[in-house]
This is a predicted structure of a 476-nucleotide part of an RNA (small-subunit ribosomal RNA, 3' major domain) from an uncultured bacterium.

Context: one part of a larger RNA
RNA sequence: UGACGGGGGCCCGCACAAGCGGUGGAGCAUGUGGUUCAAUUCGACGCAACGCGAAGAACCUUACCUGGGCUCGAAAUGUAGUGGACCGGGGUGGAAACAUCCCUUCCCGCAAGGGCCGCUAUAUAGGUGCUGCAUGGCUGUCGUCAGCUCGUGUCGUGAGAUGUUGGGUUAAGUCCCGCAACGAGCGCAACCCCUGUUCUUAGUUGCCAGCGCGUAAUGGCGGGGACUCUAGGAAGACUGCCGGUGCCAAACCGGAGGAAGGUGGGGACGACGUCAAGUCAUCAUGGUCCUUACGUCUAGGGCUACACACGUGCUACAAUGGCCGGGACAGGGGGGGCCGAGGCAGCAAUGCCGAGGCAAUCCCAAAACCCGGCCUCAGUUCGGAUUGUCGUCUGCAACUCGACGGCAUGAAGCUGGAAUCGCUAGUAAUCGUGGAUCAGCAUUGCCACGGUGAAUACGUUCCCGGGCCUUGUACA
Numbered sequence: 001u002g003a004c005g006g007g008g009g010c011c012c013g014c015a016c017a018a019g020c021g022g023u024g025g026a027g028c029a030u031g032u033g034g035u036u037c038a039a040u041u042c043g044a045c046g047c048a049a050c051g052c053g054a055a056g057a058a059c060c061u062u063a064c065c066u067g068g069g070c071u072c073g074a075a076a077u078g079u080a081g082u083g084g085a086c087c088g089g090g091g092u093g094g095a096a097a098c099a100u101c102c103c104u105u106c107c108c109g110c111a112a113g114g115g116c117c118g119c120u121a122u123a124u125a126g127g128u129g130c131u132g133c134a135u136g137g138c139u140g141u142c143g144u145c146a147g148c149u150c151g152u153g154u155c156g157u158g159a160g161a162u163g164u165u166g167g168g169u170u171a172a173g174u175c176c177c178g179c180a181a182c183g184a185g186c187g188c189a190a191c192c193c194c195u196g197u198u199c200u201u202a203g204u205u206g207c208c209a210g211c212g213c214g215u216a217a218u219g220g221c222g223g224g225g226a227c228u229c230u231a232g233g234a235a236g237a238c239u240g241c242c243g244g245u246g247c248c249a250a251a252c253c254g255g256a257g258g259a260a261g262g263u264g265g266g267g268a269c270g271a272c273g274u275c276a277a278g279u280c281a282u283c284a285u286g287g288u289c290c291u292u293a294c295g296u297c298u299a300g301g302g303c304u305a306c307a308c309a310c311g312u313g314c315u316a317c318a319a320u321g322g323c324c325g326g327g328a329c330a331g332g333g334g335g336g337g338c339c340g341a342g343g344c345a346g347c348a349a350u351g352c353c354g355a356g357g358c359a360a361u362c363c364c365a366a367a368a369c370c371c372g373g374c375c376u377c378a379g380u381u382c383g384g385a386u387u388g389u390c391g392u393c394u395g396c397a398a399c400u401c402g403a404c405g406g407c408a409u410g411a412a413g414c415u416g417g418a419a420u421c422g423c424u425a426g427u428a429a430u431c432g433u434g435g436a437u438c439a440g441c442a443u444u445g446c447c448a449c450g451g452u453g454a455a456u457a458c459g460u461u462c463c464c465g466g467g468c469c470u471u472g473u474a475c476a
Base pairs, nucleotide, nucleotide: 001476002475003473004472005471007470008469009468010467011466012465013464015460016459019423020422021421022420023419026315027314028313029312030311031310032309033308034306035305042053043052064301065300066299067298068297069296070295077123078122079121080120081119082118083117084116088103089102090101091100092099093098106115107114108113126290127289129288130287131286135284136283137279138278139277140275142273147186148185149184150183151182152181153162154161155160166177167176168175192267193266194265195264197235198234199233200232201231202230203229207224208223211222212221213220238261241255242254243253244252245251317416321375322374323373324372325371326370327369333364334363335362338357339356342353343352344351345350382413387408388407389406390405391404392403393402429452430451431450432449433448434447435446
């Protein structure tokens, strides 16, 4: 100087408390451990591994296993030699890869030679082999915590201190005051994006107040720019104003005005560093290892196994509910071999025909909710696992191992021990919607979108994490 303390002081954070909803019990989904296996490829392991890499494992992917093949190689570059076109079509063996056979067959140039393809040789290729404790890059984490430093000066023999401590204040090393310090840098904040109000510009594919036309009805049509909206510009919030407290400060409390008030709400943004944290399997790369194999091609299998154990979720155990019929209202997205209105067939999945739409134009397209009815506390008209059977769709192909539909079957489950998680407002809870990946899909995951819409916070003693000052130390 740090680090640490079941030392002290001050102060924060859904850290506790106050509340609401969960997890831990059940069934299933998914990841992991373990076990099994020819293989169940590899990585990730407290927080910060475990719905993680994987935003798509039937083949492919695929790295694993078994079997069958290749050896200048599946792909790239150069040199030398040699042969001929290459491409294309067909036969045989085969699971394919591959092996073998047959047919067809050169171009430019006078020439030297060149182009293209194969073979041989060689320099080389190739490796998701190892080392993340050799590395770059990228990332997680402490933590959006308020800190981390430097120059000069001063103090100290020196390590170092001072500044950065102190008194206030703040979300903040934020600002003010004081001070042997005076300044400065990286961080904080602001500048950026979205959202909340108004004005303005513009008016199609969006809108429809007023004026017409038309319809069973609809901005459907003429037209209009008022309104909504769209998307460019501008204004607006700054403790600016008033009162109080405070030191005549910074600031805090209350108020006015205002769509919004003290960082308005949200996002992007992550200091010096820590964890030899993670990644050699995104990529790159040093070293090392393999070279008729640890490379490469291919068929099938495996990654989907199952006595168990854990994590993360979904669906429930019901009446604030379930079922049937009728009625209403979003936002943000996606759409070309794609979205598919509508019609027809089918109980349905879906099939056939197919308008419109390269999309503010057309389509995908809401649910909770409201109204009416049934059920009446029961393992039930709750719950839907499991199984049987018949089908649909994608795809070369659904046996291992896809999704969806119909009928039948109807399991566990009566609110879950110790323990434990999330959340402070348009949040939690609850309801549906879209998207990426993608032929299809195991999506209940992830990312985003809107609808309905709470309760509680006395307080900081305690648990956890953190910041500043101080103290002890046999630790560095």
The prediction has a mean pLDDT of 84. The RNAcentral record of the full RNA draws on ENA and SILVA.